The RNA shown here (Bacterial RNase P class A) has 371 nucleotides and comes from an Acidimicrobiia bacterium.
The organism belongs to Acidimicrobiia, within Bacteria.
RNA sequence: CGAGUAGGUCAGGCGACCGCGUCCGGGCUCGACCCGGCCGAGGAACGUCCGGACUCCGCAGGGCAUGGUGCUGGGUAACACCCAGUCGGGGCGACCCGCAGGAAAGUGCCACAGAGAGCAGACCGCCGAUGGCGGGGGCGACCCCGCACAGGUAAGGGUGCAACGGUGCGGUAAGAGCGCCCCAGCGUCCGGGGUGACUCGGACGGCUCGGCAAACCCCACCAGGAGCAAGGUCAGACAGGGGGAGGGCGGCCCGCCCGUUGACACCCCCGGGUGGACCGCUGGAGUCGACGGGUGACCGUCGACCGAGAUGGAUGGUCGCCGGGGCGCGCGAGCGCCUCACAGAAUCCGGCGUAUCGACCUACUCGCCGU
Numbered sequence: 001c002g003a004g005u006a007g008g009u010c011a012g013g014c015g016a017c018c019g020c021g022u023c024c025g026g027g028c029u030c031g032a033c034c035c036g037g038c039c040g041a042g043g044a045a046c047g048u049c050c051g052g053a054c055u056c057c058g059c060a061g062g063g064c065a066u067g068g069u070g071c072u073g074g075g076u077a078a079c080a081c082c083c084a085g086u087c088g089g090g091g092c093g094a095c096c097c098g099c100a101g102g103a104a105a106g107u108g109c110c111a112c113a114g115a116g117a118g119c120a121g122a123c124c125g126c127c128g129a130u131g132g133c134g135g136g137g138g139c140g141a142c143c144c145c146g147c148a149c150a151g152g153u154a155a156g157g158g159u160g161c162a163a164c165g166g167u168g169c170g171g172u173a174a175g176a177g178c179g180c181c182c183c184a185g186c187g188u189c190c191g192g193g194g195u196g197a198c199u200c201g202g203a204c205g206g207c208u209c210g211g212c213a214a215a216c217c218c219c220a221c222c223a224g225g226a227g228c229a230a231g232g233u234c235a236g237a238c239a240g241g242g243g244g245a246g247g248g249c250g251g252c253c254c255g256c257c258c259g260u261u262g263a264c265a266c267c268c269c270c271g272g273g274u275g276g277a278c279c280g281c282u283g284g285a286g287u288c289g290a291c292g293g294g295u296g297a298c299c300g301u302c303g304a305c306c307g308a309g310a311u312g313g314a315u316g317g318u319c320g321c322c323g324g325g326g327c328g329c330g331c332g333a334g335c336g337c338c339u340c341a342c343a344g345a346a347u348c349c350g351g352c353g354u355a356u357c358g359a360c361c362u363a364c365u366c367g368c369c370g371u
Base pairs, nucleotide, nucleotide: 001367002366003365004364005363006362007361008360009359010358012322013321014320015319016318017317018316020040021039023037024036025035026034027033028031042342046353047352049351050350051349052348053347054227055226056225057224061254062253063252064251066223067222068221069220070219071085072084073083074082075081086100087098088097089096090095101218102217106216107215108212109211110210123157124156125153126152127151130150131149132147133146134145135144136143137142165183166182168180169179170178184208186205187204188203189202190201191200192199193198231279232278233277234276241270242269243268244267246258247257248256286305287304288303289302290301291300292299293298323340324339325338326337327336328335329334
């Protein structure tokens, strides 16, 4: 210098004028008013995909069903997130990716092709041991030759993502883990390392048990439901009008609770009415810094800091200067025009995912050149 990898930061700046919303102060003609002042979107506020806080359903109980998670250890309020590792895969490398439990519990499936897709299968090929048929020889038991009908055979060819370990030697009629050496894989046992996933080494065994669980299923763990339009208070309106033994845990059962007129039943349904204001509402698992612990996620202590809260829903517009980018003109200094992303709160947090103009910082890898 070029090509990359990982992590992080910023999100155009300043000024003037006009405008919008909450709040505070003041004014009067008390209103849907006027004047002044403070504050007023994000790294993703987004998608609403996970997890929680909070609220109500009396408690949030047991079982079934259903759903979710799924290598190990840790972090956390919790998680499907994060960190550290293990195993597998990719890259020369920095590094990246993984929907990563169980297929020798059971059931099911394995397109097309192919003879056969699972306690497999004879299409081509190979064989002719055994039986059969034909011919020949022998007195005879029997022997020889041929055929490939029955049959044997998974070595070779062919199909396929996948065909019941691989190579060699022996063996055989031809063959085959049928036997053996070596190798791969699996299981059992023993020993070393690790909290663990796992790993290293040894002995023995049968020779080998195919894939799919994002198919059912099995195993382990987790989950009661609904959601701020939760829920509550006040005001107003309608009809304290009618009916009922059932109702409440929004899938079922058990269990629990409320109620079942003597009474205007405070419970449920129908019918009728209203849809205004206020609380919830924003300071919290908060942010930053220092120190300490930890490989790390993160945790602890101390200090400092924090100024959206709308409800038909505010946070905007114009101009000037500067800055970044693009195009054009000019020999040049420069000038002119265009443009500055993605997007935007609605109870609040922790994640994930997706979108994003341009710029910068740190660490590392590979290649080339120079010293």

Overview: Its Rfam family is "Bacterial RNase P class A". It is annotated as a ribozyme. Rfam's curators write: Ribonuclease P (RNase P) is a ubiquitous endoribonuclease, found in archaea, bacteria and eukarya as well as chloroplasts and mitochondria. The prediction has a mean pLDDT of 78.